[in-house]
Molecule: FMN riboswitch aptamer (RFN element)
Organism: marine sediment metagenome
RNA sequence: CCUUCAGGGCAGGGUGCGAUUCCCGACCGGCGGUGAAAGCCCGCGACCCCUUCGGGGUGGAUCCGGUGGAACUCCGGGGCCGACGGUGACAGUCCGGAUGAGAGAAGG
Numbered sequence: 001c002c003u004u005c006a007g008g009g010c011a012g013g014g015u016g017c018g019a020u021u022c023c024c025g026a027c028c029g030g031c032g033g034u035g036a037a038a039g040c041c042c043g044c045g046a047c048c049c050c051u052u053c054g055g056g057g058u059g060g061a062u063c064c065g066g067u068g069g070a071a072c073u074c075c076g077g078g079g080c081c082g083a084c085g086g087u088g089a090c091a092g093u094c095c096g097g098a099u100g101a102g103a104g105a106a107g108g
Stems, first nucleotide, its partner, number of pairs: 001108005012024003026093002028082002030044004039080002048057003062078005084096003
């Protein structure tokens, strides 16, 4: 420098004319790091805001017990969190920007 890859998820039920948006319940977890495997430890990306277009800013959530040399990462248990716009009705899960962007990974 080039190429390729790089996000998952409302089963079942209730109310209602109408909801995968409300209620019960169900389900999901990007990338790198870290004495040992992480959605909730550290950092990054995405989204949003600003920009002199180089970049800058903002930005969610975890406790208890056990094992161990070492674990907020494993095992057991209990919790918690989740961009923007749209919608007949409030969305982590539907539709849309997005056949996008991208932390980064692999190969040449």